[in-house]
The prediction has a mean pLDDT of 77. This is a predicted structure of a 362-nucleotide RNA (Bacterial RNase P class A) from a Gemmatimonadales bacterium. The gene name in the source record is rnpB. The sequence is in RNAcentral, with records from ENA. The model forms 92% of the base pairs in the Rfam consensus. Its Rfam family is "Bacterial RNase P class A". It is annotated as a ribozyme. From the family's description: Ribonuclease P (RNase P) is a ubiquitous endoribonuclease, found in archaea, bacteria and eukarya as well as chloroplasts and mitochondria. The organism belongs to Gemmatimonadales, within Bacteria.
RNA sequence: AAGGUGGGGCGGGAUGGUCGCGGCCGGUCUGGCGAUCGGUCGAGGAAAGUCCGAGCUCCGCAGGGCAGACCGCCAGGUAACACCUGGGCGCCGAGAGGCGACGGACAGGGCCACAGAAAACAUACCGCCCGUUUCGGGCAAGGGUGAAAAGGUGGGGUAAGAGCCCACCGCGCGCCUGGUAACAGGCGUGGCACGGCAACCCCCGGUUGGAGCAAGGCCAAAUAGGCGGCGAGGCUUGGCCCGGGCCGCGCUGAGCCGCGGGUAGACCGCUCGAGGCACCGAGUGAUCGGUGUCCUAGAUAGAUGACCAUCCGUCCGGCACCGCCGGACGAACAGAACUCGGCUUACGGCCUCACCUUCCUC
Numbered sequence: 001a002a003g004g005u006g007g008g009g010c011g012g013g014a015u016g017g018u019c020g021c022g023g024c025c026g027g028u029c030u031g032g033c034g035a036u037c038g039g040u041c042g043a044g045g046a047a048a049g050u051c052c053g054a055g056c057u058c059c060g061c062a063g064g065g066c067a068g069a070c071c072g073c074c075a076g077g078u079a080a081c082a083c084c085u086g087g088g089c090g091c092c093g094a095g096a097g098g099c100g101a102c103g104g105a106c107a108g109g110g111c112c113a114c115a116g117a118a119a120a121c122a123u124a125c126c127g128c129c130c131g132u133u134u135c136g137g138g139c140a141a142g143g144g145u146g147a148a149a150a151g152g153u154g155g156g157g158u159a160a161g162a163g164c165c166c167a168c169c170g171c172g173c174g175c176c177u178g179g180u181a182a183c184a185g186g187c188g189u190g191g192c193a194c195g196g197c198a199a200c201c202c203c204c205g206g207u208u209g210g211a212g213c214a215a216g217g218c219c220a221a222a223u224a225g226g227c228g229g230c231g232a233g234g235c236u237u238g239g240c241c242c243g244g245g246c247c248g249c250g251c252u253g254a255g256c257c258g259c260g261g262g263u264a265g266a267c268c269g270c271u272c273g274a275g276g277c278a279c280c281g282a283g284u285g286a287u288c289g290g291u292g293u294c295c296u297a298g299a300u301a302g303a304u305g306a307c308c309a310u311c312c313g314u315c316c317g318g319c320a321c322c323g324c325c326g327g328a329c330g331a332a333c334a335g336a337a338c339u340c341g342g343c344u345u346a347c348g349g350c351c352u353c354a355c356c357u358u359c360c361u362c
Base pairs, nucleotide, nucleotide: 001358002357003356004355005354006353007352008351009350010349013311014310015309016308017307018306019305021042022041023040024039025038026037027036028035029034044333048344049343051342052341053340054339055338056212057211058210059209068208069207070206071205072204073087074086075085076084077083088102089100090099091098092097103203104202108201109200110197111196112195125143126142127139128138129137130136131135151169152168153167154166155165156164170192171190172189173188174187175186176185177184178183216268217267219265226259227258228257229256230255233252234251235250237248238247239246240245241244275294276293277292278291279290280289281288282287312330313329314328315327316326317325318324319323
């Protein structure tokens, strides 16, 4: 220098002004709703998908079990996780690095297209060997099919062959050593008979109540039914005076008042929280501890926008020569609605750190 790998940060540039919108505070006006003026704050790294894990709220819940769902190498981190960090193993890459649902296939069931003789308690198409050769017997080395063919390579052995025997590799089992562990290494031993799929059922181990801020609470115009009080009037019945009234008992009862109810609406939940930033300390790291400091949107059909000026950056053109003039652009994905921790997905561009490979120069 070129190409590449892995992180971190930023992301409608900065300042000022005018108009407009939402929250809060203060002033003025108003009986009140509210109006107006000033100040101050006002979207994101993903606010998204709503896929995991929690907080919070309501409902449910004797005890035990089943079903269902989810998870699955080890250790650590965390409020928790399916997340993160470190490690192990496998695969990919020349490397920096990347990817991995990574328990069990002699508990059982099921599946393995096409091709191929055969797709699983083996089999024989071509082939090899022997014999008494249109046939019978032995075999699986070599060829062929396939994603996958019954340990691999070499030697011995044999009629030809074969773990039939041997060495190494692989595999199973046992012991030892290192490591917290996953696991790795070593030694011994078994000739080694039975492929793959569990992101098919299943088995093993572990976790597990449900619904969600339109949760839920509180105040409360209106309305229905409910409860209580007063109660015009009506019916029934008794008494008294008396022929039409009065008084009393019981039932009913328009209406009014109160309680209660809960709709519209208002308020709480609501934004101060597992919070942000800086420094110091512990740790390989995720992360944790301490000190200081900061407050940073809360709408309810949902505000966060537009324009102008100056500057800055990039590009283009001209003058022309190291600076002036003019023009264009400042883009992408997207947009809060109870709040956090993650994951995933979308995204034009810029800055920055570490590392790898190749080449050049000293």